This is a predicted structure of a 379-nucleotide RNA (Bacterial RNase P class A) from a Desulfobacteraceae bacterium.
[in-house]
RNA sequence: GGAGCUGGCCAGGCAAUCGCUUGUCCGGUUGUAAACCGGAUGGGAGGAAAGUCCGAACACCAUAGAGCAGGGUGCUCCAUAACGUGGAGUCGCGGUGACGUGAAGGCAAGUGCAACAGAAAGCAAACCGCCUCGCUUUGUUGCGGGGUAAGGGUGAAACGGUGCGGUAAGAGCGCACCAGUUUUCCGGGUGACCGGGGAAGCUAGGUAAACCCCACCUGGUGCAAGACCAAAUAGGGAAGCGUCUGAGGGCUGCUCGUCCGAGCUUCCGGGUAGGUCGCUAGAGGUUCCGGGUAACCGGAAUCCCAGAUGAAUGGUUGCCAUCCUGACAAUGGGUAACCGUUACAGGAAACAGAAUUCGGCUUAUGGCCUACUUCGGCC
Numbered sequence: 001g002g003a004g005c006u007g008g009c010c011a012g013g014c015a016a017u018c019g020c021u022u023g024u025c026c027g028g029u030u031g032u033a034a035a036c037c038g039g040a041u042g043g044g045a046g047g048a049a050a051g052u053c054c055g056a057a058c059a060c061c062a063u064a065g066a067g068c069a070g071g072g073u074g075c076u077c078c079a080u081a082a083c084g085u086g087g088a089g090u091c092g093c094g095g096u097g098a099c100g101u102g103a104a105g106g107c108a109a110g111u112g113c114a115a116c117a118g119a120a121a122g123c124a125a126a127c128c129g130c131c132u133c134g135c136u137u138u139g140u141u142g143c144g145g146g147g148u149a150a151g152g153g154u155g156a157a158a159c160g161g162u163g164c165g166g167u168a169a170g171a172g173c174g175c176a177c178c179a180g181u182u183u184u185c186c187g188g189g190u191g192a193c194c195g196g197g198g199a200a201g202c203u204a205g206g207u208a209a210a211c212c213c214c215a216c217c218u219g220g221u222g223c224a225a226g227a228c229c230a231a232a233u234a235g236g237g238a239a240g241c242g243u244c245u246g247a248g249g250g251c252u253g254c255u256c257g258u259c260c261g262a263g264c265u266u267c268c269g270g271g272u273a274g275g276u277c278g279c280u281a282g283a284g285g286u287u288c289c290g291g292g293u294a295a296c297c298g299g300a301a302u303c304c305c306a307g308a309u310g311a312a313u314g315g316u317u318g319c320c321a322u323c324c325u326g327a328c329a330a331u332g333g334g335u336a337a338c339c340g341u342u343a344c345a346g347g348a349a350a351c352a353g354a355a356u357u358c359g360g361c362u363u364a365u366g367g368c369c370u371a372c373u374u375c376g377g378c379c
Base pairs, nucleotide, nucleotide: 001375002374003373004372007369008368009367010366012320013319014318015317016316017315018314020044021043022042023041024040025039026038027037028036029035046351050362051361053360054359055358056357057356058222059221060220061219070218071217072216073215074214075089076088077087078086079085090104091102092101093100094099105213106212110211111210112207113206127152128151129148130147131146132145133144134143135142160178161177162176163175164174165173179203181200182199183198184197185196186195187194188193226277227276228275229274236268237267238266239265240264241263248260249259250258251257284303285302286301287300288299289298290297291296322348323347324346325345326344329342330341331340332339333338
């Protein structure tokens, strides 16, 4: 220097000006309050605010207790309010490596499944081959019976591997070594597991994101939860008055008069529109100290940091910073590989927008730094 891998950080800054939203204070309008208007001052998106995929807080509904069913999780230990999340490990797999990755309990409990090919696909199986017996033939030529899983062939997969012995030919049939399984002992580790010694039967195939078995966890709905205040209209309830002994209404400023006439008035209650609360001080942020490999925990100090609802958080201008191009340039350093600096001009700056709040995961996305690995160059 190239390539890779891992972890972390930032998400432009300042100023001017024009706005938006919200808290507090002051003034004005008004009889108070509320509301509105004006002014001052403080606050005003994110690392993912996103997807709404998990887990909680909170709220309401349901609920004696226990069990079954259903659903979920599935190596170990730790962390946490909790988790399907995280940290550190173990084992398997991939990579030269840093490192990545795994839905990683059980198929020597039971049941099931396996296309095509193949003789045979699960308490094995005889197509070719090998051996043997009988008959036959000029002839290991043909036919038939039996033995055989060492060899060939099929398949994703054919019932341990190599060697020696053994045999008619073969075969864990016997033996040695190796692999694997079960079991036992010793040592290490909290544990998953690792290292070593012995024994057994000689070998148990795959599949549990197949039923199932085992262990653990497990009510439902979501702030449109929910609580409160509360119009108009139309229902409901109660009381009073009235139904030709005429309540009430129209004509009207009032009385009379006249016409219509069976309902009228008051109160209560539920609910709708609308409004208020929930609504942001919290498993909170920052800094330091201590514990822990780490996730995280403890302590001290300090800070208050959006709360909209047809839904604010923005626009313009200037300067600075960053990056790219002009640039295979100019210049400085170095033997070299290479490294640094540079006026000016032009350009670039992503993904994306809170809506009850937290802890995670996943996805989208611009840039910078980097331990470490590997390859190459130079000294």
It matches the Rfam family "Bacterial RNase P class A". Rfam describes the family as follows. Ribonuclease P (RNase P) is a ubiquitous endoribonuclease, found in archaea, bacteria and eukarya as well as chloroplasts and mitochondria. It was read from a public genome assembly, where an Rfam model found it.